[in-house]
Context: one part of a larger RNA
Molecule: small-subunit ribosomal RNA, central domain
Organism: uncultured bacterium
RNA sequence: CUGGGCGUAAAGCGUGCGCAGGCGGUUAUGCAAGACAGAUGUGAAAUCCCCGGGCUCAACCUGGGAACUGCAUUUGUGACUGCAUGGCUAGAGUACGGUAGAGGGGGAUGGAAUUCCGCGUGUAGCAGUGAAAUGCGUAGAUAUGCGGAGGAACACCGAUGGCGAAGGCAAUCCCCUGGGCCUGUACUGACGCUCAUGCACGAAAGCGUGGGGAGCAAACAGGAUUAGAUACCCUGGUAGUCACGCAGUAAACGAUGAAUACUAGCUGUAUGCGAUAUACCGUAUGUGGCACAGCGAAAGCGUUAAGUAUUCCACCUGGGGAGUACGUUCGCAAGAAUGAAACUC
Numbered sequence: 001c002u003g004g005g006c007g008u009a010a011a012g013c014g015u016g017c018g019c020a021g022g023c024g025g026u027u028a029u030g031c032a033a034g035a036c037a038g039a040u041g042u043g044a045a046a047u048c049c050c051c052g053g054g055c056u057c058a059a060c061c062u063g064g065g066a067a068c069u070g071c072a073u074u075u076g077u078g079a080c081u082g083c084a085u086g087g088c089u090a091g092a093g094u095a096c097g098g099u100a101g102a103g104g105g106g107g108a109u110g111g112a113a114u115u116c117c118g119c120g121u122g123u124a125g126c127a128g129u130g131a132a133a134u135g136c137g138u139a140g141a142u143a144u145g146c147g148g149a150g151g152a153a154c155a156c157c158g159a160u161g162g163c164g165a166a167g168g169c170a171a172u173c174c175c176c177u178g179g180g181c182c183u184g185u186a187c188u189g190a191c192g193c194u195c196a197u198g199c200a201c202g203a204a205a206g207c208g209u210g211g212g213g214a215g216c217a218a219a220c221a222g223g224a225u226u227a228g229a230u231a232c233c234c235u236g237g238u239a240g241u242c243a244c245g246c247a248g249u250a251a252a253c254g255a256u257g258a259a260u261a262c263u264a265g266c267u268g269u270a271u272g273c274g275a276u277a278u279a280c281c282g283u284a285u286g287u288g289g290c291a292c293a294g295c296g297a298a299a300g301c302g303u304u305a306a307g308u309a310u311u312c313c314a315c316c317u318g319g320g321g322a323g324u325a326c327g328u329u330c331g332c333a334a335g336a337a338u339g340a341a342a343c344u345c
Base pairs, nucleotide, nucleotide: 004316005315008298012313014201015200016199017198021194022193023192025088026087027086028085029084030083031082033081034080035077036076037075038074039073040072041071042070049065050064051063052062053061054060091191092188093187094186095185096184097182098181099180103177104176105175106174107173108172109171110154115149116148117147118146119145120144121143125136126135162169163168206246207245208244209243211242215241216240220236221235222234223233257312258311259310260309261308262307265290266289267288268287269286270285271284272283273282274281294301295300318345319344320343327338328337329336330335
């Protein structure tokens, strides 16, 4: 390389958009590049194969044939691929009409709670634990009433509920804005699928800048526990947690790439539509639980496939060494990306 694979054994890029490339619905006509068929030329000899011959046999030598699966030219075929031209509407899209939603960005507002501050009432405890102690408190705490400040997060509703490509998204209202789904008509007429390189987005932690800082809380300090306790428990507490920029990684998981078609059903739920009477039923798109065929090493998967097929992309090839070294690119850095070998079992 071929072959075989990729949920859990090695292996699906974190996710999308998308150029090149690959692949591509239906129909008519033409061309004949691919394809298929015939002919001609060539395809040295030797070798290989077949039938003979010669060394006593064999290896070996030798005659003839076949073959040399190739290339070129030419003639033909027109199913299939391609190319050209013209149609079609079942794929795709657009318009009109509905519809659900924590989809995204910005602004404003709100209440509960914690903390702090001021004043009042009030007095000896409070807090904490398995038990304690550190800590707070007669300089008046905890508790309670009123007022104020500030930051962060939005109880109940809340749900194998919803939305989003993924990461993710939850108080309320307003503004801007993306996508989906459904019904039926009209229109465009294959405009499609996938996608190396590329571009964009991308939790948390981390970095930079200047703010902010209530609560929580790495580090750190103290108190306990313990043989020890650089922990678990307690009292404090700084980065951080918030904004903008960088970073670009996660068990970024359904450990399951995207698209299309096909292959019994039952049952719950969300949102449309139809019919009806609201029930019940049908249908579409999601989201769950079972289960037939089939698949699977099994457990399991099973119309939301891990079934049956096609197209395209990514990736794997024994364990360790190692996601290391070196080089390169990116980054302020941390580091990220790419990514070996010796050696060893």